A computed fold for a 140-nucleotide RNA from a Myxococcales bacterium, annotated as SAM riboswitch aptamer (S box leader). It matches the Rfam family "SAM riboswitch aptamer (S box leader)". Gene Ontology term of the family: regulation of gene expression. Of the family's consensus pairs, 87% are formed in the model. NCBI's taxonomy places the organism under Bacteria, Pseudomonadati, Myxococcota, Myxococcia, Myxococcales. The coordinates come from a structure-prediction model, not an experiment, and the mean pLDDT is 76.

RNA sequence: GCUCCAUGCAGAAGAGCUGAGGGACUGGCCCGAUGACGCUCUGCCAACCAGUCGUUGAGGUCCCGGGAUUAUUGGGAUGCGACGAAAACGGUGGCAAUGCCUGGGGUGAGAUUCGUUUGUCGAACUCACCACCAUGGAGG
Numbered sequence: 001g002c003u004c005c006a007u008g009c010a011g012a013a014g015a016g017c018u019g020a021g022g023g024a025c026u027g028g029c030c031c032g033a034u035g036a037c038g039c040u041c042u043g044c045c046a047a048c049c050a051g052u053c054g055u056u057g058a059g060g061u062c063c064c065g066g067g068a069u070u071a072u073u074g075g076g077a078u079g080c081g082a083c084g085a086a087a088a089c090g091g092u093g094g095c096a097a098u099g100c101c102u103g104g105g106g107u108g109a110g111a112u113u114c115g116u117u118u119g120u121c122g123a124a125c126u127c128a129c130c131a132c133c134a135u136g137g138a139g140g
Base pairs, nucleotide, nucleotide: 002139003138004137005136006135007134008133013042014041015040016039017038021031022030023029025103027101028100043095044094045093048091049090052085053084054083055082056081060078061077062076063075064074065073066072099132105130106129107128108127109126110125112124113123114122115121
């Protein structure tokens, strides 16, 4: 880098070093010498993974009992996965503004506007969803 799944309008600081841009990009709008961004230390937020406890519990396996061979049957144990609770030691992530807004892509809808060859046509606008982006997990 790729595929799949999940989440993204909530939340969360201080100090030291550095010194001019930064918020991915366009257009906005913001942050920034009252020191932004970045790095380091400490702190904090959250709850994705792992772990703990509990509920449910597929397939398989094991144990016990019934059954004359067979078919089969009852109970228990283990247990994929799923759900919940507490915690925050471990692996991550994060700590301005909705992913700051918007556009760069698409689908659908709309009681609006414009154009029109009058055609469920085209464009604008609004809304919803997808895509994109970021993070986590699994695969690889």